[in-house]
Molecule: c-di-GMP-I-GGC riboswitch aptamer
Organism: Desulforhopalus singaporensis
């Protein structure tokens, strides 16, 4: 520089469970592994979900979700060249 078929030295960890925030969604920490080559980061564009409060009066608003996609940004290991 290309690729991600096969592998993993190393990394993340669904769902569940218990605790703790939180109005919710959903977060964190422990446990746990379905899976994950970016399942590292960012709410920038759609999509999904939430509604206390303020705003609004019915689709804005505010908020979650990067493990839904997509772009931006970095990185690791393997093949090949």
């Nucleotide at each position: 520089a290309a690729a991600g078929a096969a592998a993993a030295a190393g990394c993340c960890a669904a769902a569940c469970u218990u605790g703790u925030c939180g109005a919710c969604a959903g977060a964190c920490a422990a446990g746990g592994a379905c899976g994950g080559a970016a399942a590292g980061u960012u709410a920038c564009g759609g999509g999904u979900c939430u509604u206390a409060a303020a705003c609004g009066u019915a689709a804005a608003a505010a908020g979650a979700u990067a493990g839904c996609c997509g772009g931006a940004c970095u990185g690791c290991c393997u093949u090949u060249g």